Annotation
The part of an RNA shown here (small-subunit ribosomal RNA, 3' major domain) has 477 nucleotides and comes from an uncultured prokaryote. It matches the Rfam family "Bacterial small subunit ribosomal RNA". Gene Ontology terms of the family: ribosome and structural constituent of ribosome. Model confidence (mean pLDDT): 87 of 100.
[in-house]
Context: one part of a larger RNA
C1' cells in the first nucleotide's frame, strides 16, 4: 500500500422483510453424473457447467465404433510427358471402389495459328491433410464481479523511502452527481448526455384508413369521390427543477404545488472503466511448439451419439368446479412467403388429399388468435379431472421412418387429491395467466428469440442472511 476480521460508522441492491406464483412429491420432455456398450464422439463443473456449444443427430451432419476401400490422396500451388471435356454400357460389390468395352472428337476462353489456359487422367517431388495434444505458449471472442462507482495520470507539495496528497472532510445524488471547504491545481478512462424503441402534438405525404361529408350500392370501403380522422414513415416541437411556495450555509439540492400527454435520469434498449478469476474456448476462426504421414489423413455401407438399476439440474402437463366439455360470438401485435405462402370449391370423422384464384405482397396468402363473453350439460367422484402407457388402423416429409420422425382416428386408460428438509423468480403494464409469430429446418420445438391480450398483491422497515461501495480501526498475512 493492500487483503482479511464471527471490529466500528455511513450507504445501496427482490439482499432480507411484506406479498404473489413456483421448484423439491407424480407422469413425461430435455441436459448432466453414473453405469452399460464395439462405440454410447468431444467440450462446459459453485455462483458464472447441467433445454449450455446444438437456431433442429433417421442417412448426411459426425468428430465415435465396426467392416470394406484409397494412397500426391476429398482440397491448394508448382514441374514433366500424354489426353478435349463429356456421355453410354458391362462384370464384381452393400456402397465406396476395382476391372473392362464403346461413343465423341475438337471448341469453353486467348491466339503471333506454333500453341497456351480451363477441364479430366498419370508419374515423381516439393508439399497437402489432421475436430490429433497443449486455452498453463497465444490472438480474437465471451462469461463474471457489475451499470457496481469506481480506476488512474501530469505538475506541484509532503515523506530518507515504499508512498501520501489530489480521490480525504461537511452536505447532496442513481452516480468520484453536483456544491462548499481544503497544498493542491488540472486532466484522462468510467457516470451522465449524444444513438434506437415507446408515450403527446404539429408539418409533409396518400392504391392502408374513413360513411367523417356527398352520390350509387348485388350492402362488403364494394364503386365514384375525398385525405378530415386512424395508420404508415420522414422531419420538427416538447421536460429544463424552467415557474411558484417551503426547507437548506445566500450553495448543490430536497419536499410540496401549478401547468402539462409526460415530470424531476418519464418507461425500455444498445452501451460494460482499470482490472479479477493462469475463468471459458486450439472442436467457429487464426496461430507458436509437439505429434501422425499406405495413417491420428481420406472415401463408403451399417451401427452409435436415442443405451438404463439409479442420482441431480431445467422445463411441460396435471392433480380439477375461479374447472372440464359442447354450441354460438368478439377483440391483437409482431412476423414470414417464389425450389415459397396458398384462398374459394370438392373428398375424408381427422391428420390430410385433389384442384389451383391471387400474391415478389400496407394490395394476395399463412390466419383460427386464445384466454374473454352468451347459452346448455357435468356436481365432488380417481370422476365427463388427468392424460402416461399400450394395441390396431392411417396421414405427411424424405432414396429410406426397424434401430430412431412428427401428426391423425378408434380403443386402452397409469401415477397424480397441491408435494419433507430445503429452495427460486418477481416492485407495474411487472408477477401470474392466454394465445401468436420467427430463426434453425425436407421432416421434427414441451427449448430458444420475439409479439401482443387479460392483468394483480405487497414494501412497516434495514436488526438479521447474501453481495457490493466509502471512511476508519486491529493484524506484518
Nucleotide at each position: 500500500u493492500g487483503a482479511c476480521g464471527g471490529g466500528g460508522g455511513c450507504c445501496c441492491g427482490c439482499a432480507c422483510a411484506a406479498g404473489c406464483g413456483g421448484u423439491g412429491g407424480a407422469g413425461c420432455a430435455u441436459g448432466u453424473g453414473g453405469u452399460u456398450u464395439a462405440a454410447u464422439u468431444c467440450g462446459a463443473c459453485g455462483c458464472a457447467a447441467c433445454g449450455c456449444g446444438c437456431a433442429g443427430a433417421a442417412c448426411c451432419u459426425u468428430a465415435c465404433c465396426u467392416g470394406g476401400g484409397c494412397u500426391u490422396g476429398a482440397c491448394a500451388u508448382c514441374u514433366g510427358g500424354g489426353g478435349a471435356a463429356c456421355c453410354u454400357c458391362c462384370u464384381g460389390g452393400a456402397a465406396a471402389c476395382a476391372g473392362g468395352a464403346g461413343g465423341g472428337u475438337g471448341u469453353c476462353c486467348c491466339u503471333u495459328c506454333g500453341g497456351g489456359g480451363a477441364c479430366g487422367g498419370u508419374u515423381a517431388u516439393a508439399g497437402a491433410g489432421g475436430u490429433g495434444c497443449u486455452g498453463c505458449a497465444u490472438g480474437g471472442c465471451u462469461g463474471u464481479c457489475g451499470u457496481c462507482a469506481g480506476c488512474u495520470c501530469g505538475u506541484g507539495u509532503c515523506g530518507u523511502g515504499a508512498g501520501a496528497u489530489g480521490u480525504u472532510g461537511g452536505g447532496u445524488u442513481a452516480a468520484g452527481u453536483c456544491c462548499c471547504g481544503c497544498a493542491a491545481c488540472g486532466a484522462g478512462c468510467g457516470c451522465a448526455a449524444c444513438c434506437c424503441c415507446u408515450g403527446u402534438c404539429c408539418u409533409u405525404a396518400g392504391u392502408u384508413g374513413c360513411c367523417a361529408u356527398c352520390a350509387g350500392u348485388u350492402c362488403g370501403g364494394c364503386u365514384g369521390g375525398g385525405c378530415a380522422c386512424u395508420c404508415u414513415a420522414a422531419g420538427g416541437a416538447g421536460a429544463c427543477u424552467g415557474c411558484c411556495g417551503g426547507c437548506g450555509c445566500c450553495a448543490a439540492g430536497c419536499c410540496g404545488g401549478a401547468g402539462g400527454a409526460a415530470g424531476g435520469u418519464g418507461g425500455g434498449g444498445a452501451c460494460g472503466a482499470c482490472g479479477u478469476c493462469a475463468a471459458g474456448u486450439c472442436c467457429u476462426c487464426a496461430u507458436g511448439g509437439c505429434c501422425c504421414u499406405u495413417a491420428u489423413g481420406u472415401c463408403c455401407g451399417g451401427g452409435g451419439c436415442u443405451a438404463c438399476a439409479c442420482a441431480c439440474g431445467u422445463g411441460c402437463u396435471a392433480c380439477a368446479a375461479u374447472g372440464g366439455c359442447c354450441g354460438g360470438u368478439a377483440c391483437a401485435a409482431a412476423g414470414c412467403g417464389c425450389a415459397g405462402c396458398a384462398a374459394a370449391c370438392c373428398c375424408g370423422c381427422g391428420a390430410g388429399g385433389g384442384a389451383g384464384a391471387g400474391c415478389c405482397a400496407a394490395u394476395c396468402g399463412c390466419a383460427a388468435a386464445a384466454a374473454g363473453c352468451c347459452g346448455a350439460c357435468c356436481u365432488c367422484a380417481g370422476u365427463a379431472c388427468g392424460g402416461a402407457u399400450u394395441g390396431c388402423a392411417g396421414u405427411c416429409u424424405g432414396c429410406a421412418a426397424c434401430u430412431c420422425g412428427a401428426c391423425u382416428g378408434c380403443a386402452u386408460g397409469a401415477a397424480g387429491u397441491c408435494g419433507g428438509a430445503a429452495u427460486c423468480g418477481c416492485u407495474a403494464g411487472u408477477a401470474a395467466u392466454c394465445g401468436u409469430u420467427g430463426a434453425u429446418c425436407a421432416g421434427c420445438a414441451g427449448g430458444c428469440a420475439a409479439c401482443g391480450g387479460u392483468g394483480a398483491a405487497u414494501a412497516c422497515g434495514u436488526u438479521c442472511c447474501c453481495g457490493g461501495g466509502c471512511c476508519u480501526u486491529g493484524u506484518a498475512c